[in-house]
Context: one part of a larger RNA
Parts: sequence; structure tokens; C1' cells
RNA sequence: UGACGGGGGUCCGCACAAGCGGUGGAGCAUGUGGUUUAAUUCGAUGAUACGCGAGGAACCUUACCUGGGCUAAAUCACAUUUGAAUUAUUCAGAGAUGAGUAAGCUGUUAAAAGCAGAUGUGAAGGUGCUGCAUGGCUGUCGUCAGCUCGUGCCGUGAGGUGUUGGGUUAAGUCCCGCAACGAGCGCAACCCCUGGGAAUAGUUGCUAACAGGUUAAGCUGAGGACUCUAUUUCAACUGCCUGCGCAAGCAGAGAGGAAGGAGGGGACGACGUCAAGUCAUCAUGGCCCUUACGUCCAGGGCUACACACGUGCUACAAUGGCGUGUACAGAGUGUUGCGAGGCAGCGAUGCCAAGCCAAUCACUAAAAGCACGUCACAGUUCGGAUUGCAGGCUGCAACUCGCCUGUAUGAAGCUGGAAUCGCUAGUAAUCGCGCAUCAGCAAUGGCGCGGUGAAUACGUUCCCGGACCUUGUACA
Repeated sequence: UGACGGGGGUCCGCACAAGCGGUGGAGCAUGUGGUUUAAUUCGAUGAUACGCGAGGAACCUUACCUGGGCUAAAUCACAUUUGAAUUAUUCAGAGAUGAGUAAGCUGUUAAAAGCAGAUGUGAAGGUGCUGCAUGGCUGUCGUCAGCUCGUGCCGUGAGGUGUUGGGUUAAGUCCCGCAACGAGCGCAACCCCUGGGAAUAGUUGCUAACAGGUUAAGCUGAGGACUCUAUUUCAACUGCCUGCGCAAGCAGAGAGGAAGGAGGGGACGACGUCAAGUCAUCAUGGCCCUUACGUCCAGGGCUACACACGUGCUACAAUGGCGUGUACAGAGUGUUGCGAGGCAGCGAUGCCAAGCCAAUCACUAAAAGCACGUCACAGUUCGGAUUGCAGGCUGCAACUCGCCUGUAUGAAGCUGGAAUCGCUAGUAAUCGCGCAUCAGCAAUGGCGCGGUGAAUACGUUCCCGGACCUUGUACA
């Protein structure tokens, strides 16, 4: 000087408390451990691994296993040579591949050129090892308020001071004081979304007035008022008032205002810590393999199952289930696509097919809600696992191992031990909608969007984590 303390002081955080809803019990989904296996590819492992890499494992992916092939496969450059490219087809084979048959030149005066095969030369290749050799990227402490420097001053020196103190703040934020005076990286602001207004612009959006028109409808003429769209701009600064205070600032159901004291949310992550994670995104040093640890192919595996754990979904019902009717979003996506409408089917879906490269057309039905009816506390008209049968779709192909529909079946489960998690407001809870990946889908996951919409916070003694000052130390 740090670090640590079941030392002290001050302060903060859904840290506790006060509340609301869960997890831990059940079934299923998913990840992991373990076990099994020819293989169940690899990585991630307290917080900071475990719906994580994977934004989609039937083949492919694929790295694993079994078996069958190749030795330069695939690709590129150059040279030589043959033939247009290519298409159709036969045989062997699981296929890779091997052996054939037939047809077959674009261009130019001639060439060059184009594409493929063969040969030669050159560059191989490795998801093999080392993240404790590395770059890059990332997690975490932590959006915590800290981390430093120049000059000066103090100290023999390591170092200190500044950065401590008194106030204040979300903040090393600001004020006052001070052997310090300044400065940098952080904080804040500048950026984006959202909340109010104005201007400009009105099509594909909108419809108040006028006119036409319909069963109805901005449907049509028309209009820019309104909503909205998307560009610019204004607006909030404790600016004003009152009280307290030297000031910074604090308090006020104060005024004005759409908004008030950082309005709400996002992006943004200082010096560093964990030899944290990643050599399997990529790049890369070193080491290793080179008729194989490279590469092609078929099939299998990554989907196994006594069990243990994490994360979720669905429930155990009447604030509910079922039936009929009826209302209101936002944000996205669409041409190998979205598909209105009609017809067939109980349905998944199929056939025909309008419109739309989309503020124009479509996905699109929002659901919870509301109205009416029914069920009467029951393992039930709760719950839907499991299984049988019959179908649909995608795809070369659904056996291992896809999703969906109909019908039948109807398991566990009656609110969950010790323990444990999230959340402070348009939040929790609850309800549906969209998108990426994608032929299809194991999505209950992830990322977004809106609808309905709470309770509670006395307080900081205690648990956890953190910040500053101080104190002790046999630790560095």
C1' cells in the first nucleotide's frame, strides 16, 4: 500500500422486511449428470454450466460408430491433349463407384475464347492436441462510482497528498473548506424509441362539411379539417412562488404545464479481477497424422433409460369447464411466397382460383372480455398422459426418429416436506398475436408485439452483495 475480520461508523441495492405469483409433489417437454452402447460426436460445470453453443439432429447437417471405396477427393492456377457443353440409356453394386451404348460445336476468314475429361506441375487436407503460447469476441464483479496522471509539496524509502474533511447527490454529482493547483478515463449529456404541440406533405392512409350511391361499406366525386404516416422544430431548466440553507441543494396534494425535479424505456460497461469461457465461428504460434487422425458413400447413432438434478409447459377446477352469439389491438411477414372467395371433406386438408413485389392484396380468427344456456363439488361435462384404429401433409425417403386431424381410450394429479425463485407500475399476474431458423418439425424454447391489469414498502435490527472513512493483523 492492499486484502481480510463472527472490528467500528456512514450509505446503497427486490438484499431483508411488507405484498403478489411461483419452483420443490403429478404428467409431459427440454437440457445436464450417471448408466448403457459399436457409437450414444464435441464443448459449457458455484454465483458467471444445465430450453447453454444449437435462430430448428429423419438423409444432409455430422464432427461419432459399423461396413464398402479413393490416395490426391473437392477446389484453384498454368501447360499439353482429347472432346462442344450436355442429354438419354444399359449392366454390376447398398451407394460411392466401375464398365459400356446412342445422340451431340457455339464462335471466327483462320484463330483466340467458352465448358468438361485425362495427364503433368504448383497450392493439399485435419471439427486432431494445447484457451496455461495467442488475436478477436464474450461472461462476471457492475451501470458499481470508481481508476489514474502532470507539476508542486511531505517522506531516507516503499509511498502519501490531490481523491481526506463538513454538507449534498442516482453519481469522485455539485458546493464549502483545505499544500495543493490542474487534467484524463469513467458519471451525466450528445444518439434511438415513447409521452404534448406546431410547420410541411396528403397516397396506398383518413372522412368533418357538400354531392352521388348501397342491404351495408370512404364505395365514388371531392376534401386536408380530424386520425395517421414521416421529416423538421418547440417544449422541462428547480426556470417561477413559499419555507429551510453560506452555498450546493432539499421540501411543498404550490402555480403554470401533455409531462416536474434523471418524465418512462433502450443503446452505451472506466482501470482492472476470475491463467473465467471459446484453438469446434473465424484467425493464429508450437506439436501431431499423411494409402490416414485426410476424403467419398450406405446404414446406424447424436432421440438409448433402473435413476438424480436444473429450466419450462399443462393441470389439480365453479373467479371454473363446455356450447351458442358478439366486441376491441399492436408489431411483423409474403413471388420456389401470402393466398381472399367458391366447392368437397366432421376435420387435418385437397381442387379451382381473385388480388398482391404490398400504408393498396393476403396471412388476420385476436384471445382473455361481454350476453345467454348448461354442469353442482364428483377423480366429475375437472385433468389430459398413455395406447388402439382410421386418415392428412412435407419430403427421394417418416421403421429406428416428424408434425397435424378424426374416433375410441381415459393414467397421475384434490394445491405440493425441508428448502428456494421472480417482481416496486402499465410492473407482477393473466390473455392471445407475430417473427427468425425452416421442405417439414418434435417451439411448451428464443426474440418481439399489444389486451386486461393489481397488492405492498412500517422500516434498515438481521441474511446476501457492494461503496467510502477508520481500526487490528503472525496474510501478500
Predicted 3D model of a 476-nucleotide part of an RNA (small-subunit ribosomal RNA, 3' major domain) from an uncultured Bacteroidota bacterium. The coordinates come from a structure-prediction model, not an experiment, and the mean pLDDT is 81. The RNAcentral record of the full RNA draws on Greengenes. Rfam family: Bacterial small subunit ribosomal RNA.